[in-house]
């Protein structure tokens, strides 16, 4: 990357569950997503600590960028 083909993931929200939290992980459910696979490397959001500083520890990859593997494929 074509209104192609088998196929894939799973937003709110509900339940279970770990977490102080952000969230995270099954289960149901689908807003959507061509990397919505992985990776906190850069910038950004957000939570918790604190002796408050140019500070410690985390979180989010479905906010952006970079990295990295990788299915399918016609003009």
């Nucleotide at each position: 990357g074509a209104c192609a083909a088998g196929g894939g993931c799973a937003a709110a929200c509900c339940c279970g569950u770990c977490g102080u939290g952000a969230g995270g992980c099954g289960g149901g459910g689908a807003c959507g997503c061509a990397a919505a696979g992985c990776c906190a490397c850069g910038g950004g959001a957000c939570u918790c600590c604190c002796c408050a500083g140019c500070g410690g520890a985390g979180u989010c990859a479905g906010c952006c960028g970079g990295g990295u593997c990788a299915c399918c494929g016609a003009a």

c-di-GMP-I riboswitch aptamer from a soil metagenome, 75 nucleotides, folded computationally. The prediction has a mean pLDDT of 85.